The part of an RNA shown here (small-subunit ribosomal RNA, 5' domain) has 532 nucleotides and comes from an uncultured bacterium. The RNAcentral record of the full RNA draws on ENA and SILVA. Its mean pLDDT, the model's own confidence on a scale to 100, is 84.
Context: one part of a larger RNA
RNA sequence: GGACGAACGCUGGCGGCGUGCCUAACACAUGCAAGUCGAACGGAGAUAAACGCUGAUUUGAUGGUAGCUUGCUACUGGAUUUUCUUGUUUAUCUUAGUGGCGGACGGGUGAGUAACGCGUGAGCAACCUGCCUUUCAGAGGGGGAUAACGUUUGGAAACGAACGCUAAUACCGCAUAAAACAGCAGUACGGCAUCGUACAACUGUCAAAGGAGCAAUCCGCUGAAAGAUGGGCUCGCGUCCGAUUAGUUAGUUGGUGAGGUAACGGCUCACCAAGACGAUGAUCGGUAGCCGGACUGAGAGGUUGAACGGCCACAUUGGGACUGAGACACGGCCCAGACUCCUACGGGAGGCAGCAGUGGGGGAUAUUGCACAAUGGGCGAAAGCCUGAUGCAGCAACGCCGCGUGAGGGAAGACGGUUUUCGGAUUGUAAACCUCUGUCUUCGGUGACGAAUAAUGACGGUAGCCGAGGAGGAAGCCACGGCUAACUACGUGCCAGCAGCCGCGGUAAUACGUAGGUGGCAAGCGUUGUCC
Numbered sequence: 001g002g003a004c005g006a007a008c009g010c011u012g013g014c015g016g017c018g019u020g021c022c023u024a025a026c027a028c029a030u031g032c033a034a035g036u037c038g039a040a041c042g043g044a045g046a047u048a049a050a051c052g053c054u055g056a057u058u059u060g061a062u063g064g065u066a067g068c069u070u071g072c073u074a075c076u077g078g079a080u081u082u083u084c085u086u087g088u089u090u091a092u093c094u095u096a097g098u099g100g101c102g103g104a105c106g107g108g109u110g111a112g113u114a115a116c117g118c119g120u121g122a123g124c125a126a127c128c129u130g131c132c133u134u135u136c137a138g139a140g141g142g143g144g145a146u147a148a149c150g151u152u153u154g155g156a157a158a159c160g161a162a163c164g165c166u167a168a169u170a171c172c173g174c175a176u177a178a179a180a181c182a183g184c185a186g187u188a189c190g191g192c193a194u195c196g197u198a199c200a201a202c203u204g205u206c207a208a209a210g211g212a213g214c215a216a217u218c219c220g221c222u223g224a225a226a227g228a229u230g231g232g233c234u235c236g237c238g239u240c241c242g243a244u245u246a247g248u249u250a251g252u253u254g255g256u257g258a259g260g261u262a263a264c265g266g267c268u269c270a271c272c273a274a275g276a277c278g279a280u281g282a283u284c285g286g287u288a289g290c291c292g293g294a295c296u297g298a299g300a301g302g303u304u305g306a307a308c309g310g311c312c313a314c315a316u317u318g319g320g321a322c323u324g325a326g327a328c329a330c331g332g333c334c335c336a337g338a339c340u341c342c343u344a345c346g347g348g349a350g351g352c353a354g355c356a357g358u359g360g361g362g363g364a365u366a367u368u369g370c371a372c373a374a375u376g377g378g379c380g381a382a383a384g385c386c387u388g389a390u391g392c393a394g395c396a397a398c399g400c401c402g403c404g405u406g407a408g409g410g411a412a413g414a415c416g417g418u419u420u421u422c423g424g425a426u427u428g429u430a431a432a433c434c435u436c437u438g439u440c441u442u443c444g445g446u447g448a449c450g451a452a453u454a455a456u457g458a459c460g461g462u463a464g465c466c467g468a469g470g471a472g473g474a475a476g477c478c479a480c481g482g483c484u485a486a487c488u489a490c491g492u493g494c495c496a497g498c499a500g501c502c503g504c505g506g507u508a509a510u511a512c513g514u515a516g517g518u519g520g521c522a523a524g525c526g527u528u529g530u531c532c
Base pairs, nucleotide, nucleotide: 001532002531003530004529006528007527008526009525010524013403014402015401016400017399018398019396020395021361026359027358028357030356031355032354035101036100037099040098041097043095044094045093046092047091048090049089050088051087055084056083063076064075065074066073067072068071108314109313110312117239118238119237120236121235122234123233124232127231128230132227133226134225135224136223137222138221140174142172143171149164150163151162152161153160154159180205181204182203183202186199187198188197189196190195210219211218212217240286241285242284247277248276249275252274253273254272255271256270257269258268259267289311290310291309292308293304294303295302296301316337317336318335319334320333339350340349341348342347367393369392370391371390375389376387377386378385379384406436407435408434409433416427417426418425419424440473441469442468443467444466445465446464450459476521477520478519479518480517481502482501483500487516488515489514490513491512497504498503
């Protein structure tokens, strides 16, 4: 000098773009962060319509009887009709449950890890891949359950139990079945060989589901081949410090066989051999996520790994598997530990290293905000629903960048201040005063792009634009002995104090404190810390 996820002191006008728990991977109140599909399914509820029954209720025609005032009253009768209850069917809406897909992405953190973890370059003739794309072939016919629901019932709760009923794109046989898989063995080619590839035959094995629509058709379903994408595994090289760590290792190193895996492999097991690693640093100990990059430097190099992007690891601690195309699974399950909470003491519930937020720790780090309008993701045929991803807003000079705090004129060089050799000098064109301007600001009006539009904008009445007002509302911080740009006065008197180094201060201190002046930078300026 440069840099910073900075902090502290003093000060502080605006805007844009970024950034913001580096410490306790400490503990967490509360809310939200992963759902969706009724076009897979049976129910339930609500509403509407049609039809029908029963009962109640309203209207009460024609008629009949009696009386007589001969057209009125009373009684009877019941066509018709209103409302309610109830049943069936249909339609619409909602949905607890069964079922499907998604909860393996997205988001967080860096504890662990010195490792094929990462980077880079190869390889798998040793592998998997839901959704997607292309192609080929297929979907015939049956069965038994079970939740929901009903009844009974246990428990404070969490949550159950028994019996009964029912559906499916849920589940299970059967049929069909090749290009698929397995077995036997054949031919050809490649190879030193284990073997591999291709082709054909034989034997055996394994499939399926329907839904919407009047229909056309669409969406699904099953098997296979190929692609794409994503992943798994192997290897070469590189990847911090310590020798005041020198020996380490028994599934250890290799083989045969078997098991296991999607797959190779001591991955696991049985047997056999006795190997394997190591001063080119094994083992042990310490430290640490790695990289693209970032900072610095002329470079070589050194330091670093916040934000953004790729990979890895983790999800209260330890262990385990289940489901699934994919997990040994942050907001899934089981067990154990610690902790917290509820309890009727029998037993239960929980996991912010998601977004906000709280306590704590700390020198130190933000709102319990708005919206799904855009981009993207999940589900759905779609409408749409969900999305603290994301887009935005709020807070913070934390950083970078930009702008402003006025411009021109103005000498009686005013007053005041400071100083003085008392003449003056300086502050200083600075002010006053005159003439202007209107960036920012204030007020009023207008008002977007982002939306691909038939519609839909959180941001936002924001940005921008137009008009009006008025210099009005906007400057500090550090330094002034040398290094190092910038000096005098007073106070103090080795005191009080300063200080990065040299060093200042003991009565004339340009070095302490204050004032005036000056220099530097400027919405910042200094200090501290860390790196080059």